[in-house]
Context: one part of a larger RNA
RNA sequence: UUGGGCGUAAAGCGCGUGUAGGCGGCAACGUAUGUCGGGUGUGAAAGCCCUCGGCUUAACCGGGGAAGUGCGCCCGAAACUACGUAGCUCGAGUGCUGGAGAGGGUAGCGGAAUUCCCGGUGUAGAGGUGAAAUUCGUAGAUAUCGGGAGGAACACCAGUGGCGAAGGCGGCUACCUGGACGGACACUGACGCUGAGACGCGAAAGCGUGGGGAGCAAACAGGAUUAGAUACCCUGGUAGUCCACGCUGUAAACGAUGGGAACUAGGUGUGGCGGGUGUUGACCCCUGCCGUGCCGAAGCUAACGCAUUAAGUUCCCCGCCUGGGAAGUACGGCCGCAAGGUUAAAACUC
Numbered sequence: 001u002u003g004g005g006c007g008u009a010a011a012g013c014g015c016g017u018g019u020a021g022g023c024g025g026c027a028a029c030g031u032a033u034g035u036c037g038g039g040u041g042u043g044a045a046a047g048c049c050c051u052c053g054g055c056u057u058a059a060c061c062g063g064g065g066a067a068g069u070g071c072g073c074c075c076g077a078a079a080c081u082a083c084g085u086a087g088c089u090c091g092a093g094u095g096c097u098g099g100a101g102a103g104g105g106u107a108g109c110g111g112a113a114u115u116c117c118c119g120g121u122g123u124a125g126a127g128g129u130g131a132a133a134u135u136c137g138u139a140g141a142u143a144u145c146g147g148g149a150g151g152a153a154c155a156c157c158a159g160u161g162g163c164g165a166a167g168g169c170g171g172c173u174a175c176c177u178g179g180a181c182g183g184a185c186a187c188u189g190a191c192g193c194u195g196a197g198a199c200g201c202g203a204a205a206g207c208g209u210g211g212g213g214a215g216c217a218a219a220c221a222g223g224a225u226u227a228g229a230u231a232c233c234c235u236g237g238u239a240g241u242c243c244a245c246g247c248u249g250u251a252a253a254c255g256a257u258g259g260g261a262a263c264u265a266g267g268u269g270u271g272g273c274g275g276g277u278g279u280u281g282a283c284c285c286c287u288g289c290c291g292u293g294c295c296g297a298a299g300c301u302a303a304c305g306c307a308u309u310a311a312g313u314u315c316c317c318c319g320c321c322u323g324g325g326a327a328g329u330a331c332g333g334c335c336g337c338a339a340g341g342u343u344a345a346a347a348c349u350c
Base pairs, nucleotide, nucleotide: 003322004321005320006319007304008303012318014201015200016199017198021194022193023192025088026087028085029084030083031082034080035077036076037075038074039073040072041071042070049065050064051063052062053061054060091191092188093187094186095185096183097182098181103177104176105175106174107173108172109171110154115149116148117147118146119145120144121143125136126135162169163168206247207246208245209244210243211242215241216240220236221235222234223233258317259316260315261314262313263312266295267294268293269292270291271290272289273288274287275286276285299306300305323350324349325348332343333342334341335340
């Protein structure tokens, strides 16, 4: 638990698809669910309110009246809501056409670099650091040249640039495939928005089975540093990082800002597409739509700041918050192979 809120104070589910539900464009006719008006019945007594009366008064008590937001029935109204019928095109969608993109999946290919192996040249050092040492090297290292193997990642281009719902996506080519945007018409005719549950996707780490393993590197070992050094630095190094399939389902999953719609000064970059002007080639200039940045009016804000990509002005729907700690814990449920996840308290205490 009315209410007030959710960028940073507690609070937006990590993201989507969508069920129920809630909400829903323009105009006509009808019905009368909600709604509104009138009538009528009921709304016990006591009490409250008004009035009269009884105890010397009051409290108290008695008589009468009024009120009683409510409910039932009858009649009526038809603007709004709902429902029915028949329409409309601005919301939504479909067709046509055009270009942009690291959007997703599969297969193949490429070069640079690191490491290792083989061979050549060559000789005493190399490596590493603040300085060193562990380490490697006369069984020929480091350096350099040629050849080979293998794995992972793709310099420059590269950009407050692009794409995606989010997580995220970056060498090249082909195939399969999703979405958004521009343009001119035609079509459907409210088909829409949101979305409790549900279902799906979901970085890294981690887990299972099988592969792979160059570099890097938790753990671990050694060398240093230090009073100590279970660290920072150095030499090594295993899981892991990679692939396939399955699981996990978390995050500062962040814009710490849910989604949709409408309205409310401008200025200046940039990405995609179009129109106009134009030497008619690109540009420049004017302009339309969609995206992405910066600066700023009004307004908002506790301030910081936000400001047509709102945190402004409103509406619709969902989620969430309600002092700190105990605690995102215990117990129980559900899920998981496990790790654990999710839902989620209380005593006590300040």
Background
Predicted 3D model of a 350-nucleotide part of an RNA (small-subunit ribosomal RNA, central domain) from a metagenome. The RNAcentral record of the full RNA draws on SILVA.